[in-house]
RNA sequence: AGAGUUUGAUCCUGGCUCAGAAUCAACGCUGGCGGCGUGCCUAACACAUGCAAGUCGAGCGAGAAAGGGGCUUCGGCCCUGAGUAAAGCGGCGCACGGGUGAGUAACACGUGGGUAAUCUGCCCUCGAGUGGGGAAUAACAUCGGAAACCGAUGCUACUACCGCAUACGAUCAUGGAGUCUUCGGAUUUUGUGAUGAAAGGAGCAAUCCGCUCUUGGAGGAGCCCGCGGCUGAUUAGCUAGUUGGUAAGGUUAUGGCUUACCAAGGCUACGAUCAGUAUCCGGUCUGAGAGGACGGUCGGACACACUGGAACUGAGACACGGUCCAGACUCCUACGGGAGGCAGCAGUUGGGAAUAUUGGACAAUGGGGGAAACCCUGAUCCAGCAAUGCCGCGUGAAUGAUGAAGGCCUUCGGGUCGUAAAGUUCUUUUAGCAGGGAAGAAGGGAAACUUGACUGUACCUGCAGAAAAAGCACCGGCUAACUCCGUGCCAGCAGCCGCGGUAAUACGGAGGGUGCAAGCGUUGUUCGGAAUUAUUGGGCGUAAAGCGCGUGUAGGCGGCUUGAUAAGUCUGGUGUGAAAGCCCGGGGCUUAACCCCGGAAGUGCACUGGAUACUAUCUAGCUAGAGGGUCGGAGAGGGAAGCGGAAUUCUUGGUGUAGGGGUGAAAUCCGUAGAUAUCAAGAGGAACACCGAUGGCGAAGGCAGCUUCCUGGCCGACAUCUGACGCUGAGACGCGAAAGCGUGGGUAGCAAACAGGAUUAGAUACCCUGGUAGUCCACGCCCUAAACGAUGGAUACUAGAUGUUGGAGUCCCUAAUAGCUUCAGUAUCGUAGCUAACGCGUUAGUAUCCCGCCUAGGAAGUACGGUCGCAAGAUUAAAACUCAAAGGAAUUGACGGGGGCCCGCACAAGCGGUGGAGCAUGUGGUUUAAUUCGAUGCUACGCGAAAAACCUUACCUAGGCUUGACAUCCUGCGCUACCCUAUGAAAGUAGGGGUUCCCUCACGGGACGCAGUGACAGGUGCUGCAUGGCUGUCGUCAGCUCGUGUUGUGAGAUGUUGGGUUAAGUCCCGCAACGAGCGCAACCCUCGCCGUUAGUUACCAUCAUUAAGUUGGGCACUCUAACGGAACCGCUUGGCUAUAAGCCAGAGGAAGGUGGGGAUGACGUCAAGUCCUCAUGGCCUUUAUGUCUAGGGCUACACACGUGCUACAAUGGGGAGGACAAAGCGCUGCUACUUCGCGAGAAGAUGCUAAUCGCAAAAACCUUUCCUCAGUUCGGAUUGGAGUCUGCAACUCGACUCCAUGAAGCUGGAAUCGCUAGUAAUCGUGGAUCAGAACGCCACGGUGAAUACGUUCCCGGGCCUUGUAUACACCGCCCGUCACACCAUGGGAGUUGGUUUUACCGGAAAACGUAGAGCUAACCGUAAGGAGGCAGACGUUUAUGGUAGGCCCGAUGACUGGGGUGAAGUCGAAACAAGGUA
Repeated sequence: AGAGUUUGAUCCUGGCUCAGAAUCAACGCUGGCGGCGUGCCUAACACAUGCAAGUCGAGCGAGAAAGGGGCUUCGGCCCUGAGUAAAGCGGCGCACGGGUGAGUAACACGUGGGUAAUCUGCCCUCGAGUGGGGAAUAACAUCGGAAACCGAUGCUACUACCGCAUACGAUCAUGGAGUCUUCGGAUUUUGUGAUGAAAGGAGCAAUCCGCUCUUGGAGGAGCCCGCGGCUGAUUAGCUAGUUGGUAAGGUUAUGGCUUACCAAGGCUACGAUCAGUAUCCGGUCUGAGAGGACGGUCGGACACACUGGAACUGAGACACGGUCCAGACUCCUACGGGAGGCAGCAGUUGGGAAUAUUGGACAAUGGGGGAAACCCUGAUCCAGCAAUGCCGCGUGAAUGAUGAAGGCCUUCGGGUCGUAAAGUUCUUUUAGCAGGGAAGAAGGGAAACUUGACUGUACCUGCAGAAAAAGCACCGGCUAACUCCGUGCCAGCAGCCGCGGUAAUACGGAGGGUGCAAGCGUUGUUCGGAAUUAUUGGGCGUAAAGCGCGUGUAGGCGGCUUGAUAAGUCUGGUGUGAAAGCCCGGGGCUUAACCCCGGAAGUGCACUGGAUACUAUCUAGCUAGAGGGUCGGAGAGGGAAGCGGAAUUCUUGGUGUAGGGGUGAAAUCCGUAGAUAUCAAGAGGAACACCGAUGGCGAAGGCAGCUUCCUGGCCGACAUCUGACGCUGAGACGCGAAAGCGUGGGUAGCAAACAGGAUUAGAUACCCUGGUAGUCCACGCCCUAAACGAUGGAUACUAGAUGUUGGAGUCCCUAAUAGCUUCAGUAUCGUAGCUAACGCGUUAGUAUCCCGCCUAGGAAGUACGGUCGCAAGAUUAAAACUCAAAGGAAUUGACGGGGGCCCGCACAAGCGGUGGAGCAUGUGGUUUAAUUCGAUGCUACGCGAAAAACCUUACCUAGGCUUGACAUCCUGCGCUACCCUAUGAAAGUAGGGGUUCCCUCACGGGACGCAGUGACAGGUGCUGCAUGGCUGUCGUCAGCUCGUGUUGUGAGAUGUUGGGUUAAGUCCCGCAACGAGCGCAACCCUCGCCGUUAGUUACCAUCAUUAAGUUGGGCACUCUAACGGAACCGCUUGGCUAUAAGCCAGAGGAAGGUGGGGAUGACGUCAAGUCCUCAUGGCCUUUAUGUCUAGGGCUACACACGUGCUACAAUGGGGAGGACAAAGCGCUGCUACUUCGCGAGAAGAUGCUAAUCGCAAAAACCUUUCCUCAGUUCGGAUUGGAGUCUGCAACUCGACUCCAUGAAGCUGGAAUCGCUAGUAAUCGUGGAUCAGAACGCCACGGUGAAUACGUUCCCGGGCCUUGUAUACACCGCCCGUCACACCAUGGGAGUUGGUUUUACCGGAAAACGUAGAGCUAACCGUAAGGAGGCAGACGUUUAUGGUAGGCCCGAUGACUGGGGUGAAGUCGAAACAAGGUA
């Protein structure tokens, strides 16, 4: 410090997620030791038991028992225990210490002040005093009660209680003087008057401890104030003791704290009130910091003590271990009545994911009492439990290669665990055992002496022995670390992205590795990363985000100059900011954690001295901002009234006749009752053509015929006046298109709804014919728009160019105007700059001020609540839940029922077909025991198959075999081979005869066969979506890329686009490109011309010869087959173009613009095809999915489709005669020729291993003849009969021949195919396969056309451009209803609970008050009695409680609303392309 995730890729915006640190933690697995910390976050739920506050005999009275000793008459008594224990009166303490965080949003806390408005026990200090009396009452005793305890009676003491005396500088009242003052008073001093005290104890004593009054202090406490720190405005108004005053009461003290009276105030947008939540702080965690979150342990403060209320005592409490009352709960009870309060320490139940011992000691520190000893102290110090955290240590060290065994992997060679182990040599921390053994101690006591819980602990020494001590998570990316097996969208994983559907580094296991380590992971929470709430430090044209616009209040901000003040600001000083903590420097535990000491810091607050630039306030001025004035100017600015013409419609009349209207085409509709058309007249409403604009005005909405009236704003010139009067603007107020609403008018045209006609699968639409609200006017509402420049307002500054609107000035020229200068607008382009880019550039630049708004998408601008509205609705405005994206700009493709250019038998123009018939063949379907399998739009279907009777053959049925039909290895045998017999459909089974070859001297080995054993063979079994290879297709289309450079943040672009041209990314020109590669072309084969060479089997001009190139002869010709030439837009040619490339034409030429044909197939696409050609991973099978055999099937047949053949005839058919090819093939072959057969063919026989012989006849064609338009002398299917050939075998199931038979069919619907020249069409020939079996396929030649205007349209393709919400790329994406499941949520008759509030009833305890007189020791009084006290009564206040009503919040509710989510549901087709109606 960043990273992953939206996309095909990119940049940006933006969320989600991760890596870090932390924790009072919990859970899982594991666990050696020690030190130091920490340990109920939940039920402030309930609590058994024990302990946690007592002490003082030196305040007082009283006072046992056990035990021991003695005596005894055995009943008891005496001494001691002992003035002890226990209890009581009294004093001090119990208000500290300890716990908890429920309540509390508050002067509760923090910080800084005030108290001239106060109190203070014990302690310190100053001064003074302590005299003399009185009356009671506990304890105790006797009575009541189960108990708790109570009352009555009877005794008694005090440092208990009560008078009296005395007393100040105390207090009160009232004078004088001084000082200070916040003017209220305070304080000092001096008079007068009044009031108020006391207690004793110890000691031989000195004296000490006490007591009373008083001064000051210390420490503590109370009260008041400034400032600071949570959320909600869907809480906007709150308040009657409320705010203030006067008087009184009350308090330690101020005060509405309380009461009476008077006044009507007080708080609030700087957030009152209400609601929710919450103890606050020092600090802790995190962070670079600013901040954010937290407030457990430790420390300070507050609050509470079962819940609520109340006071008493006291210096201090409204009191945790006190009292009273009420309530809930628990316990005891003799049922009469009582007792209790662990949020003290332990502990228990319960709750919970979860939190410890019913321990030791007062030795230390501290507290209470005491004169002290001492006692008490669950405060505290220690120990125990828990890896709960931090820190430290250990689990050994060195050596050790045969790289052991074993595991895992493997390409089978090896690699790895791995110097790891074993082995050898060492060490002994920790743990263990043994011995020694602290500090912490100061005190106490006359002294001797004595005091340690922890603890036989820390520490030291010795002993033995590597001995007793390693796990957890992870290994797809982020993120360090990889392989095998299992599983097969299953099981499972997952923080995000995402893995898993048969080769998973992602699941589970293993081996190996990585990380941390007595821990490691997971989960929760907090901060960080997140600049993702932005003060530091963000944004708002299109990503979320500028209010529709103005006027203006509060507020914020504000021009130039002088002076004053010193509030902000800056600076010095003082006080404070507790300690602990953090930081720095030291020191102590072996180190560290931890602890101790010192310093710094604590950014703050308060007081005080100073500075005065800026801000502020006051003051005096200025004119540049703003406003006024005078003179001019433009304008659809607004309101009102009047006027006008064109057009539509309607009415009337005329002319006139059959249609009109409308559409893609139609129809509804109008019209013979006279329409449309046309002419004239009239009525009425609405809107204002041309001018007109990129123009003008207005704040926006918006504004358009002309004239008049009223009226707002703007601009220019002058520089005359005022003198900062300004800018913005939360609330507020006003305006605000269209639609809509209310009332009343008006209604020509248009036109929601509605009706009809069309379209359509449907058409509640688009189109057409009608048509009502409405549109118009007046008045009143509504208040929203893509109210848009998607751009708030103001000011200043920052290059220009070009238009245009309205002014002003100026000068030569013109005399319309133009140029130049300037002000105010409005536009286009553009510099700098900005921007994610697009773009902006009169700002989206550079700055200042003010307002509004945003913080992922969806749910949702929705619900609830409020406000407004007649309603419609508007405004304000969430959450649950859900997703990992949603989005912006730009890029490359792809696509478009977008555009432009171009090409192709793509269309068109033609010729001939298919689709109809019969047959052949392939496919689907059906059938079957089987009809083997594959191929399925173009790119399957006469395809794999260049040939299924058996074989082939993979299928079915049946019969056989099991190391196998085939390969290698091992063992044994030598019966080999071959022949025969039985049986069988065959394979085979059983038996008999028979007894091999090669090498070696021999043994033996090899070949071959048989038998056996196991490794293995075998598989046309599966997966073409695991693959190689091969192939099809786009497409023989012209494209596909790279290097360097340039450009862009980048994906990318450029080059390759543009202008021409080409068959072509072919070439030329231009150009930030320059070059290059794969493709194109050429090189290759063949045909076409010529030449050279060579002439046999080919050829024959000349010579001879024959029936015949038959033979002699000849290489001239043809031909053969090898090598060359030739064509290149080359040309002294013309035209077009740009003088290029090239095109058109011409000449020459066998051939002319690629001469014809072929081979040749770029980067890639289709998970295209093929595991059944072959190869191959994985899986499956192994007496079978292998193998052998016979028979059957692949040839089936209601049907459908593809591809062909033959035809339908006269351009023909039949007969007779005659002519001309090319290319092939042939010894298991082709076969001449002869004979026989009507023929297929047969018999004999010849040539040829082929330019020699044969197949072989070419056919169409030509000549001639018959047929004469008909189901025929067309057509040949089908069927009957007879044959031939091949072959073991033609039944299923071959081809051919002859005779007979003679079907459909008379040119083929919708639709559709091929072809541009030696082509189509037509005619025949050959070959492969092959025993036989082509109408298929491949090849060959013969005859030989028609047409192409052209590119609008269909299909396919190329280039450029445009739009896109597509990228699996339009066979794309995607919306809504309905149906189903689940989830959360709104409404809901209500039901129920909680908080709170109002009124009333009632009123415990207590306090205060009132009256009466029931009781009454101290004082007064001779007495009667009084003062005072106690008890009771009444009143006021008042807790719990009750009744009635209200606000708010929660839970639940039949039913209901929408929402979200969910691999393959329904209906449509709304959006994205012009998305097919933008």
A computed fold for a 1478-nucleotide RNA from a metagenome, annotated as small-subunit ribosomal RNA.
The coordinates come from a structure-prediction model, not an experiment, and the mean pLDDT is 85.
Its Rfam family is "Bacterial small subunit ribosomal RNA". Rfam links the family to the GO terms ribosome and structural constituent of ribosome.